The prediction has a mean pLDDT of 82. Small-subunit ribosomal RNA, 3' major domain from a metagenome, 477 nucleotides, folded computationally.
[in-house]
Context: one part of a larger RNA
RNA sequence: UGACGGGGGCCCGCACAAGCGGUGGAGCAUGUGGUUUAAUUCGACGCAAUGCGAAGAACCUUACCAGGUCUUGAUAUUCAGAGAACGGCGCAGAGAUGUGCUGGUGCCUUUGGGAGCUCUGAGACAGGUGCUGUAUGGCUGUCGUCAGCUCGUGUUGUGAGAUGUUGGGUUAAGUCCCUUAACGAGCGUAACCCUUAUCCUUAUUUGUUAGUGGGUUAUGCCGGGAACUUUAAGGAGACUGCCGGUGAUAAACCGGAGGAAGGUGGGGAUGACGUCAAGUCAUUAUGGCCCUUAUGACCUGGGCUACACACGUGCUACAAUGGCGCGUAUAGAGGGCUGCAAUCCCGUGAGGGUGAGCAAAUUCCAUAAAACGCGUCGUAGUCCGGAUUGGAGUCUGUAAUUUGACUCCAUGAAGUCGGAAUCGCUAGUAAUCGCGGAUUAGAAUGCCGCGGUGAAUACGUUCCCGGGCCUUGUAUA
Numbered sequence: 001u002g003a004c005g006g007g008g009g010c011c012c013g014c015a016c017a018a019g020c021g022g023u024g025g026a027g028c029a030u031g032u033g034g035u036u037u038a039a040u041u042c043g044a045c046g047c048a049a050u051g052c053g054a055a056g057a058a059c060c061u062u063a064c065c066a067g068g069u070c071u072u073g074a075u076a077u078u079c080a081g082a083g084a085a086c087g088g089c090g091c092a093g094a095g096a097u098g099u100g101c102u103g104g105u106g107c108c109u110u111u112g113g114g115a116g117c118u119c120u121g122a123g124a125c126a127g128g129u130g131c132u133g134u135a136u137g138g139c140u141g142u143c144g145u146c147a148g149c150u151c152g153u154g155u156u157g158u159g160a161g162a163u164g165u166u167g168g169g170u171u172a173a174g175u176c177c178c179u180u181a182a183c184g185a186g187c188g189u190a191a192c193c194c195u196u197a198u199c200c201u202u203a204u205u206u207g208u209u210a211g212u213g214g215g216u217u218a219u220g221c222c223g224g225g226a227a228c229u230u231u232a233a234g235g236a237g238a239c240u241g242c243c244g245g246u247g248a249u250a251a252a253c254c255g256g257a258g259g260a261a262g263g264u265g266g267g268g269a270u271g272a273c274g275u276c277a278a279g280u281c282a283u284u285a286u287g288g289c290c291c292u293u294a295u296g297a298c299c300u301g302g303g304c305u306a307c308a309c310a311c312g313u314g315c316u317a318c319a320a321u322g323g324c325g326c327g328u329a330u331a332g333a334g335g336g337c338u339g340c341a342a343u344c345c346c347g348u349g350a351g352g353g354u355g356a357g358c359a360a361a362u363u364c365c366a367u368a369a370a371a372c373g374c375g376u377c378g379u380a381g382u383c384c385g386g387a388u389u390g391g392a393g394u395c396u397g398u399a400a401u402u403u404g405a406c407u408c409c410a411u412g413a414a415g416u417c418g419g420a421a422u423c424g425c426u427a428g429u430a431a432u433c434g435c436g437g438a439u440u441a442g443a444a445u446g447c448c449g450c451g452g453u454g455a456a457u458a459c460g461u462u463c464c465c466g467g468g469c470c471u472u473g474u475a476u477a
Stems, first nucleotide, its partner, number of pairs: 001477001004473002007471007015461002019425005026316008034307002042053002064302007073125001077124002079121005086103007107114002127291002130289003136285001138280003141276001143274001148187006154163003167178003193268004198236006208225002212223002215221001239262001242256005318418001322377006334365003339358002344353003384415001389410007431453007
């Protein structure tokens, strides 16, 4: 000087408290451990591993296993020789591959050849998802969006160091003011950036339709219009600016006015010096070590999907604030040519046929669902719940057996609100309801977004957890 204390003081945070809803019990989905296996590829392990890398394992992916194969190699550079490249058809084989037949003669040219591609041979070399993240770069998590971390000069101490950065107030903030052996400065904080909330100007198509005219069964449907909404470019607006009070006459705090918005308006992006030898050699790069007829490469099949069990994260429920049937209303944000697909027809349905329109403010996905109205069920393992299983199918794709999603008929398990314990959330939030997208040929209860409905509670800081500042104590670095 730090660190630590079941030392002290001050302060903060969904940290507790006050509330609301969950997890822990059930079934299923998914990840992990364990076990099993020829293989169940590898990594990640308190918070900060476990719906994580993986925005999507039937083949491929794929790194694993079994079997069949190759050895200058699947790929790069170089040398020599040959041939245009490339395409079609057989046979053997699980395929990789092997072996035949055949079409084809291009471009530039100084006519020597060259460029590009293919085959053969030779070595130099390639190759490695092999090891080491405790040799590394880069990137990332975390404390923590916590308010801290430092420097120059000066002063001070024998010195390590101290001071500044402490003290009195104040703030979300080392934010600002005052004081002051300090005076200044830097990285952080804040602001600048994006978005959202109000208004103005400009623009008027594919969006809009107030007033005007016309027609129709109905609809901005049409002539027209440029008001409104929207769209998207530029501006305005919020700064404690104004008023009162408190305060040290300061910084600031409390209340009020005006205002769409008030004291950082809401949300996002932004992560200081450092900590954890934190994570990643399997994104990539890379030192060293190791393999080189194999630890490299190709193929078929299997595995990553196993299953006495344990844990994490979710979905669906246990019902009447509900289930079912009929009717009826209202979003936002996205995506579409390897595509989205209207309409009509067929099918109980998944879907099939047809194929208008749309590279999209024009067209399509696309009916939002909870909500609301009427009816029914009457507390029951039920008209709750939907697992599991049998049968019949649809779609994608060479291929759905291991191992896809979905549909219909039948079947109808556990489950009657969950022990100890534990998690999230302070407002358009929690809870609840549906919609879209990325990834994909197909395959979400995950992930990332979008809107609809829309609460309760916060006295307070004694206690639990984490953190910041000052101070104190001892041993330790």
The full RNA is in RNAcentral, with records from SILVA.